This is a predicted structure of a 1584-nucleotide RNA (small-subunit ribosomal RNA) from a Gammaproteobacteria bacterium. The coordinates come from a structure-prediction model, not an experiment, and the mean pLDDT is 83. The RNAcentral record of the sequence draws on ENA. The organism belongs to Gammaproteobacteria, within Bacteria.
């Protein structure tokens, strides 16, 4: 110092959250089994499945002290007889004698086979088939029995007569059995005696018994073989009998408590009670008669199903749940079904009798058998041991007792089955060894690990070493006590001696030797501790859940390391736990699954004040009996130490029982109440109900009048109607069904639902008084009635509307939205159905908790008024908005709660199957009501979040429509591209964002394609070795690469060794690759979009995703700016710094400029003559144009207006420009796996005598078609043809060329200038002035072809441009449809560059010339942005997604029916056994009898009979469960076909119930619901 130390999450529904919610998963266990691998010990455990069959042994015997007895065995004895043998004799033939041996005989002793008796075999040992019950458990009870065992009284005397062994004889294959003859007991009958036994009519009567003893004894008696045996008596012991008591053990009775199912609701006739019998050990309908009609049952009867309870044992924090193996109690069974004997105990596992089935034996006539005892066998199954030793120990049976018997048990063998323990070595060793892997090539990890070096020896193994324990009884001595005369004897105590051990070659010690003989398994994407490398390539394959694998897999498969447990480790299967996911402990039900439609009431539960009683049920407390040991839990002991064994202890949460406490439920009583309920009287309100009358507005229709040609109807139409007179309009009639306006988040109803007036009848509520009753009360399973609409009988009615139906329409179809028609129905009466989004998706009933504000109805008071009517206050009753606190997952609820509380019912447990099938009740029917499973999914799903989207809403923008100009789309030709071809037509770009695009230029070459021809260290780069300088020139072969030859040519540095560069040749390291892979990737680049957005910090708001900021009021091209506000503030992006271009000022002139003026030189031209006029050149000038630097200028700065005095517009002055002056560089976060591995770069693969290299020729230029961009045109605003004007940008030495000269002309020649403000390309063209042509296939067009030719180039055949003559195609302005463009633009002219020999050039990027028209607006199309609303999307509408059909699997209903299995009733039938009868046969004891070897009689057996009854059989039913041609509908499945039914206002808003109808989704019709979007109105409310 003790016995109550104990509770964890986490993975998956979303793009994210929160919540429900269900799946899985970590832990713990197990009589386990499989994989893999296994050294040792110890202590447990081991057929869970076929209560299937069972070879073979052995599991219950003992007892001679009960008995007759002697088959066997041993001892003795005696006796014969045999062979040896020893002495003796001896007639030598043999004959005594003794020994051991054989055999035989003897029961004489030991001991005993078989019988008779006794006691036991009812325990011990198996096993859970039945059993859901007094069968366990637990707690009591009374009418009882109990063999051996204790106490205790008493008794034990005297007799009978049979059996079975044995024998003799028969039968049978056997088992076995029958006759006769003879015997013994503790066997079996009486007779006597008997008590505190029993019965009883109280007088009485009945009712036993067995002996044995090898104990002991003195004495008597008796045989005889004369010391031995027998009797007898007294004693000890153990038996036996009878009664009482006890112990033990077993019988019965009762409360409590023991699984599911109500798709089982009614059971039952000995059933329930009685009352006389019977029977039992006993109570008891147990049994029978006879009487009564009761008895169980919703607190679950019966029925079906499933199970042996139980102490425990697993799990759990508990409370529970699972569970009943090993140990322990009870129960039940023994092949299956019945029966009953014997017994103290059985209806009996190793005992009988009968029926069955099934093995076996047989001589076919008949038998025999029962492992759920150990062991073993086979089947079965994933799956459980040896045909082992001992009775030494513990414990039974018998015996006095030695002792026998005991597969109880106590060992032992297999099994890693499970738990504990233990070992596989320890210390040192870094060159961080070698190999393995990885790898950024450094390295790093395996790793002190190993080797190596020093130790050490547990366990295994070796020892003909050692020591204890399981042992103690038993014998026997001895000494004490008992009993007794005893020193026998026997019992019991002590103490000596002797002696028992399967296990076991064990345990424990002690010795040898040597690291020696001993490591696996299962993970490593998260959960969940642990990574990387290779293969693989949506396959292999992996997975508890999410999930991984489709060329760079931490998730398959291997290595290599690494985690975790370890002689084990994983799966697999079960239980609990986690699961608060059955909620008592400890949930929920407005929208997640979940309030019955809605009321009356019956069990039922619950239930005002106050007093008192009594009991003390129920509730407390305290004792007290039980609550079996064991196990669990505590403190100790014991094995070297856990397990595992053991002592006390604590619990055992529970019944039972006494005794107390009374406050609170409960019971009795009396009482209260302006208090919960009623009631009674006086009031107002109301679509409350019913019936029965009367009105008037409308439609239809009829009948007449007036009147004409259409009317109706739709988005537009058509059908329908109408000249036989509609429609319109008048007048009059008929009929039928609804009741406009009041009207109203207004009233009344329980709910459904009620709406013209009136009248009769009839219900609730509410308010005041405070008059009566006194708790009458709340809920409410079952029940009962009410119940929108459709729907159903019957019978009426029928005017409009209107499911089906018919016809037009739209449509790809239209079985549908629309339209014309039209029946059922809708109406009424009666009677049925019983559902609905019957919702407020909120069950009734009651308290209790801020308020503000509409309303409908009462009362009270208070005011103003002459009332009426109104106002203010209070206070009931309805019925609304809004909200505090407070709940809630959120939304949202908030005194009409879904807030806090109470009572009572109802329902819910994942999501499909399903409200389905079966079955049962209702219901004419339609159908309603109660309600499952098997299968399958991970996950269904509420609430709010951010975005996308919407055939939602609102603002706004844009060459987006609009309004213009002009094109494309039709022609012919360029180009490109896709298809087709082809030996290639290399590739690569595909809606906008590919398609005159990579390519700013394919004749070779490019080049990458094909076809041949060639090369293998290579066309290229670096490194090593040998030669040679490099080089130029030439021949020959050959298409050329390429071979092979000849000539010439010796260079540079230098320490003279050789170096550098270059060429050849040779080895391998490597090189190459327009091969894959843009879905592995850098870089670049398109879109959206130059849209105006996109973010963050802090704060705040919200559980959270977010939210706010960034929303809102203006304003803008702008998230541009201003104001407002729980936001402040920044950041990328806008804007603005950059360029160009418009005005000016300045600085600066050379190649550019030249107003002026000057020279020269030259050309034309003139004049007599000076001259003018061009061009040059010089001089000269900076004015001007121009270049190119550097400043100004434009800021809504100013002036009115409009606005919130803001921001900002609007006009308006000045100004070259006005409000971003005009263009252009610049492209926020991000989005499309956009586009490029062929610009370049790069991982990973892939090729290496080729997918690298060269070369030649080819192809990339093909050609029915089909599209995209362009050109030119079709013509007069034109074409030709003459004449003339007037640019900018640029470009040039391998070039751009002038001027002459030639050619018609492309060109040639030809050579000056010029590296460029110098000189050349260079003529601009449209345009102007003329001319002509006059609408034509033209004098438009110019394709196409055919001659000639220029150029370029090694080379124009495939395949260049160009130029000249000749040709002279189509088109005559373009169908749907479609592009661009808002100003110096459209449109139109035409120059000039890049690449480039040369060109496809009409591409493309620039360059100036001429030079419009039009925008009223934003309804629409298209895109884009805010705000906002719906959402089943979220890969985000090109999403989502329903159903039918086909096609494969699965399960499953139903099915004529088959079959099997339980089960009821009704008849039939009756083995074996008990009862009961008896006339027939047979029958010792006892009793009678002078018929005694007998007769009768009692009593018993046989046989018959009869009552009960198993199995069987018949006839009917229920019930299961298999299967069963067809046949329903269900679920899954990579793809199919049909449509497009939900989701958005889903393009006809859904949806509920109902009816009809359709290929299907579904579509109409009635009633309802909002869980319906947009808009407008009404009424409420919030906000000062």
């Nucleotide at each position: 110092c003790a016995a109550u130390u104990g509770g964890a999450g986490a993975g998956u529904u979303u793009g994210a959250u929160c919540c429900u919610g269900g799946c899985u998963c970590a832990g713990a266990u197990u009589a386990a089994a499989c994989g893999c691998u296994g050294g040792c010990g110890g202590c447990a455990u081991g057929c869970c499945u076929a209560a299937c069959a069972c070879a073979u042994g052995c599991a219950a015997g003992u007892c001679g002290a009960a008995c007759g007895g002697u088959a066997a065995c041993a001892a003795g004895a005696a006796a014969g007889g045999c062979a040896u043998u020893u002495c003796c004799c001896u007639u030598a033939g043999g004959g005594g004698u003794g020994a051991g041996g054989u055999u035989u005989u003897u029961u004489u002793u030991g001991a005993c086979g078989a019988g008779u008796g006794g006691c036991g075999a009812a325990c011990g040992g198996g096993u859970g088939a039945g059993u859901a019950a007094c069968g366990c458990g637990u707690a009591g009870g009374a009418a009882u029995u109990u063999g051996c065992c204790c106490g205790a009284c008493a008794g034990u005397g005297g007799g009978g007569g049979a059996u079975a062994g044995c024998c003799c004889g028969g039968g049978g294959a056997a088992a076995c059995c029958c006759g006769g003859a003879u015997u013994a007991a503790u066997a079996c009958c009486g007779c006597a005696u008997a008590c505190c036994c029993u019965u009883u009519a109280c007088g009485a009567a009945g009712g036993a018994a067995a002996g044995c003893u090898u104990g002991g004894g003195a004495c008597u008696c008796c045989g005889c073989u004369u010391g031995c045996g027998g009797a007898g008596c007294c004693u000890g012991g153990u038996g036996c009998u009878g009664u009482c008591g006890g112990a033990u053990a077993a019988g019965c009775c009762u409360g409590c408590g023991u699984c599911c199912g109500a798709u089982u609701a009614g059971u039952u006739u000995g059933u329930u009670g009685g009352u006389a019998g019977g029977g039992u050990a006993a109570a008891g309908g147990c049994c029978u008669a006879c009487c009564a009609a009761g008895a169980c049952c919703g607190c679950g009867a019966u029925c079906g199903g499933u199970a042996g309870c139980u102490g425990g044992u697993c799990u759990g924090a508990g409370a529970g749940g699972a569970u009943g193996a090993u140990c322990g109690g009870c129960c039940a069974c023994a092949c299956u079904g019945g029966g009953a004997c014997u017994g103290a105990g059985a209806c009996a596992c190793g005992g009988c009798c009968c029926a069955g089935a099934c093995u076996c034996c047989u001589a076919c006539g008949g038998g025999a058998g029962g492992c759920a005892g150990c062991a073993g066998u086979g089947a079965g199954g994933a799956a459980u041991a040896u045909u082992g030793g001992a009775c030494a120990a513990u414990g039974g049976g018998c015996g006095g007792a030695a002792g026998c018997c005991u597969g109880a048990u106590c060992c032992a063998g297999c099994a890693a089955u499970g738990c504990c323990g233990c070992g596989u070595g320890u210390g040192u060793g870094a060159a961080g060894a070698a190999g393995g892997c990885c790898u950024a090539a450094g390295g790093g990890u395996u790793g002190u690990a190993a080797a190596g070096c020093a130790c050490u020896u547990u366990c295994a193994g070796c020892a003909a070493g050692g020591u204890g324990g399981g042992a103690a009884a038993g014998g026997u001595c001895g000494c004490g006590u008992g009993c007794a005369a005893a020193u026998a004897g026997u019992g019991u105590g002590c103490g000596g001696c002797u002696g028992u051990g399967a296990c076991g070659u064990a345990a424990c010690c002690u010795g040898c030797a040597g690291a020696a003989g001993a490591a696996g398994c299962g993970c490593c994407g998260g959960c969940u501790a642990a990574u990387u490398c290779c293969g693989u390539g949506c396959c292999a394959g992996c997975a508890g859940c999410c999930g991984c694998g489709g060329u760079a897999a931490u998730a398959c498969g291997g290595g290599a390391g690494g985690c975790g447990c370890g002689a084990g480790c994983g799966u697999u299967a079960a239980u609990c736990g986690g699961a608060a996911u059955u909620a008592c402990u400890g949930g929920g039900c407005g929208u997640a699954a979940a309030g019955c439609g809605c009321a009356c009431g019956u069990a039922g539960g619950c239930g005002g004040u106050g007093c008192u009683g009594a009991u003390a049920a129920g509730u407390c407390a305290g004792g007290u009996g039980u609550g079996a040991a064991a196990u669990c839990c505590c403190c100790g002991a014991g094995c070297u130490u856990a397990a595992c064994u053991u002592g006390g202890g604590a619990a055992c949460u529970g019944c039972g029982u006494c005794u107390g406490a009374u406050a609170c439920u409960g019971c009795g009583g009396c009482a209260c109440u302006a208090a919960g309920a009623g009631a009674a009287c006086a009031a107002a309100a109301g679509a409350g109900g019913a019936a029965a009358g009367c009105g008037g507005a409308a439609u239809u229709c009829c009948a007449g009048g007036u009147g004409u040609a259409g009317c109706g109807g739709u988005g537009g139409a058509a059908u329908g109607c109408g000249u036989a007179g509609a429609u319109a309009u008048c007048u009059g009639g008929a009929g039928g069904a609804a009741c406009a306006u009041c009207a109203g988040u207004g009233g009344c109803g329980a709910a459904g639902g009620c709406g013209g007036c009136u009248u009769u009848c009839u219900g609730g509520g509410u308010u005041g008084u405070g008059u009566c009753u006194g708790a009458c009360g709340c809920u409410g399973a079952g029940g009962u009635g009410c119940g929108a609409g459709a729907g159903c009988g019957u019978g009426g009615g029928g005017a409009g509307c209107a499911a089906a139906c018919a016809g037009g329409a739209u449509u790809a179809g239209a079985u549908a939205c629309c339209c014309u028609g039209g029946u059922a129905g809708u109406c009424c009466a009666c009677g049925c159905c019983g559902u609905a989004a019957a919702c407020u998706a909120u069950g009734u009933c009651a308290a209790c908790u801020a308020g503000c504000u509409g309303u409908u109805u009462g009362u009270g008071u208070c005011u103003u008024u002459a009332u009426a009517a109104g106002g203010g206050c209070a206070u009931g009753a309805g019925u609304g908005g809004c909200g505090a606190a407070g709940c809630u997952a959120a939304c949202g609820c908030g005194u009409u709660a879904a807030g806090u509380u109470g009572a009572c019912c109802g329902c819910c447990u994942g999501g499909g199957g399903a409200g389905u099938a079966c079955g049962a009740c209702c219901g004419c029917a339609a159908g309603g009501u109660u309600g499952a499973a098997a299968c399958u999914c991970a996950a269904a799903g509420g609430a709010a979040u951010u975005g996308a989207c919407g055939g939602g809403g609102g603002c706004c923008c844009g060459c987006a429509c609009a309004a213009g100009c002009g094109g494309u789309g039709g022609a012919g030709c360029a180009u490109g591209u896709g298809g087709u071809u082809u030996a290639a037509u290399u590739c690569g770009a595909u809606g906008c964002a590919a398609c005159g695009c990579g390519a700013a230029g394919a004749a070779c070459c490019u080049u990458a394609c094909c076809u041949g021809g060639u090369c293998u260290u290579g066309a290229c780069a670096u490194c090593c070795u040998c030669g040679g300088a490099a080089u130029g020139g030439u021949g020959c072969a050959g298409a050329a690469a390429u071979g092979u030859g000849c000539c010439a040519g010796u260079g540079c540095c230098u320490u003279c060794g050789g170096g550098a560069a270059c060429c050849g040749a040779g080895a391998g390291a490597c090189a190459g690759g327009u091969g894959u892979u843009g879905c592995a990737u850098g870089g670049c680049u398109g879109u959206c979009g130059u849209c105006a957005g996109c973010u963050c910090g802090u704060g705040u708001c919200g559980u959270g995703a977010g939210a706010u900021g960034u929303u809102g009021g203006g304003u803008u091209a702008a998230g541009u700016c201003c104001c407002g506000c729980a936001a402040c503030g920044a950041g990328c992006g806008c804007a603005a710094c950059c360029c160009u271009u418009a005005u000016c000022c300045u600085u600066a002139g050379u190649u550019g400029c030249c107003a002026u003026c000057c020279u020269u030189g030259u050309u034309c031209u003139g004049u007599a003559a000076u001259g003018g006029u061009g061009c040059a050149a010089g001089a000269g000038g900076g004015a001007c144009u121009c270049u190119a630097g550097g400043g100004a200028g434009a800021c809504u700065g100013c002036c009115g207006g409009u606005g919130a005095u803001a921001a900002a517009c609007c006009g308006g002055a000045g100004g070259a420009a006005g409000g971003a002056g005009a263009g252009g560089a610049c492209g926020a976060c991000g989005u499309c796996a956009a586009g490029u591995c062929a610009u370049c770069a790069u991982g990973g693969c892939c090729c290496u005598u080729a997918u690298g290299a060269c070369c030649a020729g080819g192809g990339c230029u093909a050609c029915a078609c089909a599209c995209g961009u362009g050109c030119u045109a079709c013509a007069a605003u034109g074409g030709a043809c003459g004449g003339u004007a007037c640019a900018a940008c640029g470009g040039g030495u391998c070039g751009c060329u002038a001027a002459g000269c030639c050619g018609c002309g492309a060109g040639g020649u030809g050579g000056a200038g010029c590296c460029a403000a110098u000189c050349c390309c260079a003529g601009a063209a449209a345009g102007c002035c003329g001319u002509u042509c006059u609408c034509a296939g033209u004098c438009c067009g110019g394709a196409u072809u055919g001659g000639a030719g220029u150029c370029u180039g090694c080379a124009a055949c495939u395949c260049g441009a160009c130029u000249c003559c000749a040709u002279g195609a189509a088109g005559u302005u373009g169908g749907a449809a479609u592009c661009g463009c808002u100003a110096g633009u459209a449109a139109u002219c035409g120059c000039g560059a890049a690449u480039c020999a040369g060109c496809a050039a009409u591409g493309u990027c620039g360059c100036g010339g001429u030079g419009a028209a039009u925008a009223c607006g934003u309804u629409c199309u298209c895109g884009g942005g805010c705000c906002u609303u719906g959402u089943a999307c979220a890969c985000a509408c090109c999403g989502c997604c329903c159903g039918u059909c086909a096609c494969a699997c699965c399960a499953u209903g139903g099915g004529a029916g088959u079959u099997a299995g339980u089960u009821g009733u009704a008849c039939c039938a009756g083995a074996a056994g008990c009862g009961g009868g008896u006339a027939a046969c047979c029958u010792a004891a006892c009793c009678u009898u002078u018929u005694u070897u007998a007769a009768g009689g009692a009593g018993g057996g046989u046989g018959c009979u009869u009552g009960c009854c198993a199995a069987g059989g018949u006839a009917u039913g229920a019930u299961u469960g298999a299967u069963g041609a067809c046949u329903g509908g269900g679920g899954u499945g990579a793809a199919g076909u049909c449509g497009u039914a939900a989701c958005a206002a889903g393009g006809u808003a859904g949806c509920c119930g109902u009816a009809g109808g359709a290929g299907a989704a579904c579509c109409u019709g009635c009633g309802g619901c909002u869980g319906g979007a947009u808009u407008a109105c009404c009424u409420c409310c919030u906000u000062a």